[in-house]
C1' cells in the first nucleotide's frame, strides 16, 4: 500500500414558526383553552419458532398425530445461542453442515454395463491339470475345448481395502510388511461427541440409501388481549308471584278442562355502550465478581408510546454526509413505521464509525 474475515455500534444535528396524541394541574356553564410532562425501531417488518398472561378441557399411563435429532453447557424455552467433535471449502483469518440408527425388519437403485445385492468373465491374461492336433512313442511343440483369473481396459453414482514384495499356468489377503479398516482394553478428552496415543485381537467385511417406511431417544391438550374479568340500559322477549273479568279467541259436537290476551310487584340472562386487562418488565444503564464463552450473581442508578387499529407531523434557517458543476450553486439525504408483553430466527436497509485477524507485495 493492496486484497479479504468477523465482531459491534450509528443511522442525521442544533434553532426557530405552526400543528397532533397520552397523562396531569389550572381556568371556563359548556365548546373548549392554558402550562407543564413524555411521544417508534434496529429492524417497531415477515408472523416463522419458543415462553410468559388469560380462558376452556384434563386422575394415571398408552395409542394415534407431530416436532426436534453428533455431544456438553447456556436459558423461563426454543427449531435460538456458547464452546467443543466429526464431514466438507478455502494458501489463511475463517466459513458451511436434517451431522442419531441400514451387522432390527421391510423396500428401493432410472440410463450404461458381462455383471447392482445369495454379485459378476464382455475384452484380456493364463490354459500347470484334463481334453484334442503334432510326433512311431517319450519329451518338446502346438490349439484355447473344459476350465482357471478380479492385475490391467471398459460400463457407471457405485463394481466387494491401498502399496510393496513374495507367490502362481495366470491371478488372488494366497502368505508377509507398512498404511487403512473393524473388534476388545487402558490413556486423553467437562464421566462426552470424538478416535488424538498406546496395547493386543482379525486377513478384512458390516456396499450405498432413513429429506425411503420403520428402529431409537427427547418434546408437545386447544384457544388466542377479538384472551379474559367487572358494571350495565332503552326496546323487545324470559321465569315467578298477586289480582281480575269469568269476557274473547284456539283446541272441540256439547260440558269440564287446558292455552293466549290484562294490570302490578320482584327475579334473571344478552346486546349497545362504558372501566379493566395495559405496560415496572425473564425491563434499562454502570461498576464489581464467577465462567474460554454463551450467561449468571451482586451493589448502585433510572422510568423510556400505551391508542379510537386513527397521535408520534410540516416548513425554514445553519450545518453534516453523497453526488454533478471550473465555480456560484443544483439536486439528494436509506429500510421501514408500535397496538397483550418477552426471547430468538428471517428479511429489507443510502452511508459511516470502532476493534480484533489473515493473506499478498514493497521499505527499513
Nucleotide at each position: 500500500g493492496g486484497a479479504g474475515u468477523c465482531g459491534g455500534c450509528c443511522g442525521g444535528a442544533c434553532a426557530g414558526u405552526c400543528g397532533c396524541g397520552u397523562c396531569g394541574c389550572g381556568c371556563g356553564c359548556g365548546a373548549g383553552c392554558g402550562c407543564g410532562u413524555c411521544g417508534a425501531g434496529g429492524a417497531a417488518a415477515g408472523u416463522c419458532c419458543g415462553g410468559g398472561c388469560u380462558c376452556c378441557a384434563c386422575a394415571g399411563g398408552g395409542c394415534a398425530g407431530g416436532g426436534u435429532g453428533c455431544c456438553a453447557g447456556g436459558u423461563a424455552a426454543c427449531g435460538c445461542c456458547u464452546g467443543g467433535g466429526c464431514a466438507g471449502c478455502g494458501u489463511g483469518a475463517g466459513c458451511u453442515g436434517a451431522c442419531g440408527g441400514c451387522c432390527a425388519g421391510u423396500g428401493c437403485a432410472a440410463c450404461a454395463g458381462a455383471a447392482a445385492g445369495c454379485a459378476a468373465a464382455c475384452c484380456g491374461c493364463c490354459g500347470a491339470u484334463g481334453g484334442c492336433c503334432u510326433c512311431a512313442a517319450a519329451a518338446g511343440g502346438g490349439c484355447a475345448c473344459a476350465g482357471g483369473u478380479a492385475a490391467g481396459g471398459g460400463u457407471g453414482a457405485a463394481a466387494u481395502g491401498g502399496u510393496g514384495c513374495g507367490g502362481u499356468a495366470a491371478g488372488a489377503g494366497c502368505g508377509c510388511a507398512c498404511c487403512g479398516c473393524g473388534c476388545g482394553c487402558g490413556g486423553g478428552g467437562c464421566u462426552a461427541a470424538c478416535g488424538c496415543c498406546g496395547c493386543g485381537u482379525g486377513g478384512c467385511a458390516c456396499g450405498g440409501u432413513a429429506a425411503a417406511c420403520c428402529c431409537c431417544a427427547c418434546c408437545c391438550g386447544g384457544a388466542g388481549c377479538a384472551a379474559g374479568a367487572c358494571c350495565g340500559a332503552a326496546u323487545a322477549g324470559g321465569g315467578g308471584a298477586a289480582c281480575g273479568a269469568u269476557a274473547a279467541c284456539g283446541c272441540g259436537g256439547c260440558c269440564c278442562g287446558c292455552g293466549u290476551u290484562g294490570u302490578u310487584c320482584c327475579c334473571g340472562g344478552g346486546u349497545a355502550g362504558g372501566u379493566u386487562g395495559c405496560u415496572g418488565g425473564a425491563g434499562c444503564c454502570a461498576g464489581g465478581c464467577g465462567g474460554c464463552g454463551a450467561c449468571g450473581c451482586c451493589u448502585g442508578g433510572c422510568c423510556g408510546a400505551g391508542a379510537g387499529g386513527a397521535a408520534u407531523g410540516a416548513c425554514u434557517g445553519u450545518c453534516g454526509c453523497g453526488u454533478c458543476g471550473c465555480a456560484a450553486g443544483g439536486c439528494g439525504u436509506a429500510c421501514a413505521g408500535a397496538a397483550c408483553c418477552c426471547g430468538g430466527c428471517u428479511u429489507a436497509c443510502a452511508g459511516g464509525c470502532c476493534g480484533a485477524c489473515u493473506c499478498c507485495a514493497c521499505c527499513u
This is a predicted structure of a 364-nucleotide RNA (Bacterial RNase P class A) from Dyella humi.
The sequence is in RNAcentral, with records from ENA.
The coordinates come from a structure-prediction model, not an experiment, and the mean pLDDT is 76.
The model forms 91% of the base pairs in the Rfam consensus.
Rfam family: Bacterial RNase P class A. Rfam's curators write: Ribonuclease P (RNase P) is a ubiquitous endoribonuclease, found in archaea, bacteria and eukarya as well as chloroplasts and mitochondria.